[in-house]
Context: one part of a larger RNA
């Protein structure tokens, strides 16, 4: 000096990013037991007291109750919840990165949308076939919310999707006006040229699909700006103007979301960038990419208190095994 285990005065988190570690707690009887609550919970809440042995006396007994005895200490070793508040986030139980994440992630039960009428939709396959299902809309497939309460507002202009079928457009085909070539012929030449054969094509018709017309947001997504105005001041119920498909309603809000920002205010400390309650100036919450809340539950995350303790004031001894010296 490490490593692991054990004692420690006084103090008791003053450590330190955080009480990490480690200490307390700890069993069985009795008693007690709060806000909250989805009346089930919460609850072992929390607190509190008892536990040995010897003998009497009740009782079949298990127990009980007297009276007494030892010890520092009776669940005498061991092995056996630490607890309260308050908040965030997820409703729970579960899943989850084999081997640095276990969680607010994922799944859940619920709620919508939506496609499917059976030879179903969807998958898979070259087919044949197979799941789906020996199922038949209370099935089955797909997104997306994510218990439960109290809700889910406005916008269909853009993208999608459905659904229309006048019009524009528009393949291949169809269709052949026309034009070229080639040469009987005709012409002195120049040059013309039937029929046919070839090669090319104009008009014109010609489906979805696009534009088009609607219709849908628990379909992808959006949800202003700028001026003035009230009998102190200050706002601004009000006006007014310009843009938009529409202007964010309800309900939260410096928040897992707040730059400025350790905003202010009020709690909690002697003292608080963190917490907890308000305010609303929301740089840049916002309603199933849900929104607010929420008992209960959590090896989740924050703060805050009781015990408790070498985690620290601040270190010192022990015991074991390694280094290390010496052999």
């Nucleotide at each position: 000096u490490c490593a692991u285990g054990g004692u420690u005065a006084a103090g008791g988190a003053a450590c330190u990013c955080g009480g990490c570690a480690a200490a307390a707690u700890g069993g069985c009887c009795c008693u007690g037991u709060a806000a909250c609550u989805u009346c089930g919970g919460g609850a072992g809440a929390a607190g509190g007291g008892g536990c040995g042995c010897u003998g009497g006396c009740a009782g079949c007994g298990a127990u009980g109750u007297c009276a007494g005895c030892c010890g520092c200490a009776g669940u005498g070793a061991a092995g056996a919840g630490g607890c309260c508040c308050a908040g965030g986030c997820g409703a729970c139980u579960g899943u989850u990165u084999a081997a640095c994440a276990a969680a607010a992630a994922c799944a859940c039960a619920u709620g919508g949308c939506u496609u499917u009428g059976c030879a179903a939709a969807g998958u898979u396959u070259u087919a044949a076939g197979a799941c789906u299902a020996a199922g038949u809309a209370u099935a089955a497939g797909g997104c997306c919310u994510g218990a439960c309460a109290c809700c889910u507002g406005c916008c269909c202009g853009g993208u999608g999707c459905u659904g229309g079928a006048a019009g524009g457009u528009u393949a291949a085909g169809a269709g052949g006006g026309g034009a070229u070539g080639u040469u009987a012929u005709c012409g002195c030449a120049a040059g013309a040229g039937a029929c046919g054969c070839a090669u090319u094509g104009a008009a014109u018709c010609g489906a979805a699909g696009c534009c088009c017309c609607a219709g849908u947001a628990a379909a992808c997504g959006g949800c202003g700006g700028c001026c003035g105005u009230a009998a102190c001041u200050a706002u601004a119920a009000c006006g007014g103007u310009c843009c938009u498909a529409a202007g964010g309603u309800a309900g939260c809000g410096a928040a897992a979301u707040u730059c400025c920002u350790u905003g202010u205010c009020g709690g909690g400390u002697a003292a608080g960038u963190u917490c907890c309650g308000a305010c609303c100036u929301g740089c840049a919450c916002g309603a199933a990419u849900g929104g607010u809340g929420u008992a209960a539950c959590g090896a989740u995350c924050u703060g805050g208190g009781c015990g408790c303790u070498g985690u620290c004031u601040c270190a010192a001894c022990c015991a074991u095994g390694a280094g290390c010296u010496c052999g």
Description: The part of an RNA shown here (large-subunit ribosomal RNA, domain IV) has 327 nucleotides and comes from Algoriphagus alkaliphilus. The sequence was found in a public genome assembly. The coordinates come from a structure-prediction model, not an experiment, and the mean pLDDT is 87. Rfam family: Bacterial large subunit ribosomal RNA.